Model confidence (mean pLDDT): 81 of 100. Transfer RNA from an uncultured Verrucomicrobiales bacterium, 73 nucleotides, folded computationally. Rfam family: tRNA. By type it is a transfer RNA.

Formats: sequence, structure tokens, C1' cells
RNA sequence: AGGGUAGUAGCUCAAUUGGUAGAGCAUCGGUCUCCAAAACCGAGGGUUUAGGGUUCGAGUCCCUACUGCCCUG
Repeated sequence: AGGGUAGUAGCUCAAUUGGUAGAGCAUCGGUCUCCAAAACCGAGGGUUUAGGGUUCGAGUCCCUACUGCCCUG
């Protein structure tokens, strides 16, 4: 320099050929217990990397940039 791939909650990851974003763990509260852990119930937490475009509607499609990883030279 060229090509590929990924970027979504604190972490690991889903999201069906575009239809209004969820799970597990963690955190917080409650039940239980002499206390704690475990178990069970519940809650909070998101500018989906950034900017633009297409569309009635974009995490999803298109363009550019940034970052990580891989390949070629």
C1' cells in the first nucleotide's frame, strides 16, 4: 500500500432477506438464612464506533473516516 472481517448494556454475544433492540454474567433491591453464599423473584442500565446517503421506516443497505484482528506484498 491492497484485500477480508468485526465494532450493539460494565463484560460475552443475539436481533429471521429493513418493521420500532434482547439474553446470559455482573450491578442494585427483595424473599430465604443467626450472618453470608447458593437458589428464586424483580429493577435499573443503550446517541447500536463517528459522519453522511437511500427509504414511510436502517443495528441491518450504500459511501467516507476511526479502531481491533487476519491475509497478501